Context: one part of a larger RNA
RNA sequence: UGACGGGGGCCCGCACAAGCGGUGGAGCAUGUGGUUUAAUUCGAAGCAACGCGAAGAACCUUACCCGGUCUUGACAUCCAUGGAAUCCUUCAGAGAUGAGGGAGUGCCGGUUUACCGGAGCCAUGAGACAGGUGCUGCAUGGCUGUCGUCAGCUCGUGUCGUGAGAUGUUGGGUUAAGUCCCGCAACGAGCGCAACCCCUGCUUCCAGUUACCAUCAUUAAGUUGGGGACUCUGGAAGGACCGCUGCGGUAACAACGCAGGGGAAGAUGGGGACGACGUCAAGUCAUCAUGGUCCUUAUGUCCGGGGCUACACACGUGCUACAAUGGUAGUUACAGAGGGUUGCGAAGCCGUAAGGCGGAGCGAAUCCCAGAAAAGCUACCCAAGUUCGGAUUGAGGUCUGCAACUCGACCUCAUGAAGCUGGAAUCGCUAGUAAUCGCGCAACAUCAUGGCGCGGUGAAUACGUUCCCGGGCCUUGUACA
Numbered sequence: 001u002g003a004c005g006g007g008g009g010c011c012c013g014c015a016c017a018a019g020c021g022g023u024g025g026a027g028c029a030u031g032u033g034g035u036u037u038a039a040u041u042c043g044a045a046g047c048a049a050c051g052c053g054a055a056g057a058a059c060c061u062u063a064c065c066c067g068g069u070c071u072u073g074a075c076a077u078c079c080a081u082g083g084a085a086u087c088c089u090u091c092a093g094a095g096a097u098g099a100g101g102g103a104g105u106g107c108c109g110g111u112u113u114a115c116c117g118g119a120g121c122c123a124u125g126a127g128a129c130a131g132g133u134g135c136u137g138c139a140u141g142g143c144u145g146u147c148g149u150c151a152g153c154u155c156g157u158g159u160c161g162u163g164a165g166a167u168g169u170u171g172g173g174u175u176a177a178g179u180c181c182c183g184c185a186a187c188g189a190g191c192g193c194a195a196c197c198c199c200u201g202c203u204u205c206c207a208g209u210u211a212c213c214a215u216c217a218u219u220a221a222g223u224u225g226g227g228g229a230c231u232c233u234g235g236a237a238g239g240a241c242c243g244c245u246g247c248g249g250u251a252a253c254a255a256c257g258c259a260g261g262g263g264a265a266g267a268u269g270g271g272g273a274c275g276a277c278g279u280c281a282a283g284u285c286a287u288c289a290u291g292g293u294c295c296u297u298a299u300g301u302c303c304g305g306g307g308c309u310a311c312a313c314a315c316g317u318g319c320u321a322c323a324a325u326g327g328u329a330g331u332u333a334c335a336g337a338g339g340g341u342u343g344c345g346a347a348g349c350c351g352u353a354a355g356g357c358g359g360a361g362c363g364a365a366u367c368c369c370a371g372a373a374a375a376g377c378u379a380c381c382c383a384a385g386u387u388c389g390g391a392u393u394g395a396g397g398u399c400u401g402c403a404a405c406u407c408g409a410c411c412u413c414a415u416g417a418a419g420c421u422g423g424a425a426u427c428g429c430u431a432g433u434a435a436u437c438g439c440g441c442a443a444c445a446u447c448a449u450g451g452c453g454c455g456g457u458g459a460a461u462a463c464g465u466u467c468c469c470g471g472g473c474c475u476u477g478u479a480c481a
Stems, first nucleotide, its partner, number of pairs: 001481002003478003007475007015465002019429005026320008034311002042053002064306005070300001073129001077128002079125005086103007107118004131295002134293003140289002142284003145280001147278001152191006158167003171182003197272004202238007212227002216225002241266001244260005322422001326381007338369003343362002348357003388419001393414007435457007
């Protein structure tokens, strides 16, 4: 100087408390451990691994296993020789592959043509080499997690100290903040904080098509004329700063705090992006790159099939429930944000339905996905393992796709399991939040209870900081570094 303390002081944080809803019990989904297996590819490991890499394992993916192949190779550059490319097709084979048949010569330059040369492509041959998701994240770059959006981490000059170092950065206030004020052997500065950026909340101006419709006509309908007011869309400005008033604060002036007025908004208005010096030899050699090392007729490469989907069990994360604030049937409303041309696909018709036929319109403020759901109204159910709950299983179908056996999703009929609020323990959340309800998107042929977004309905509670956890500053002790 740090680190540590079941030392002290001060102060924060959904840290506790006060509340609301869960997890832990059930069934299922998913990830992991374990076990099994020819293989169940690999990585991730307290917080910070475990719906994680994976924004989508039937083949492919795929790295694993079994079997069948190839050896200058599936891919790159160089050399030689020959041809062209390319397309169609037969046979054998599980395919890779092997053996044939047919069509067919193009581009550029020279040249009258023949022909020659060149670019690209294909085949054969020789070797230099290729190739490796093999190993080492404890050799690395890059990227990322975490403490933590915590308020800290440092430097120059000066001063003090023999020195390590100290000071500044401590102290008194204050703040979300090393934020600012005052004081002070310090005076300044940098990286962080804040602001500048984006979205959202208010107003004004400009502009009106595909959006809008107050006034005038018109219609089944903003449908059509028309309008430029309103909504909205897209640009450009304004607006909030403790600016104003009072009180407190101070030796005084302050920083700042409390209350008020005005205001759409009030004290960083709400949200996002943004992550200091560093810590964990944290994670990743399997995104990529890369040192070293290993394999080179195989640890490389191609193909068929299987596996990653196994199942006495254990754990994590979720979904659905156990019901009446509910379930079922009918009926009536109201969103936002997205996506769409190898695409979204309307009307109409068929089917109980999944879906099929159909093909209008739309490269989209125009058309489509697309009828939001919870909610409201009417009726039934009457406390029951039930008109709760839907697992499981049987049968029949639909769709995608060469192909749904291992191993897809969905529909219909039948079947109706466990489950009556969950032990010890444990998690999230402070407001348009929790809870609850549906909608969309990415990846994607098909496949969502996951992920990322969107809006609808919309609470309770916070006395307080004694205690638990994590953190910041000062101080104290130390057989620690």
This is a predicted structure of a 481-nucleotide part of an RNA (small-subunit ribosomal RNA, 3' major domain) from an uncultured bacterium. The coordinates come from a structure-prediction model, not an experiment, and the mean pLDDT is 84. The RNAcentral record of the full RNA draws on ENA and SILVA. It matches the Rfam family "Bacterial small subunit ribosomal RNA". Gene Ontology terms of the family: structural constituent of ribosome and ribosome.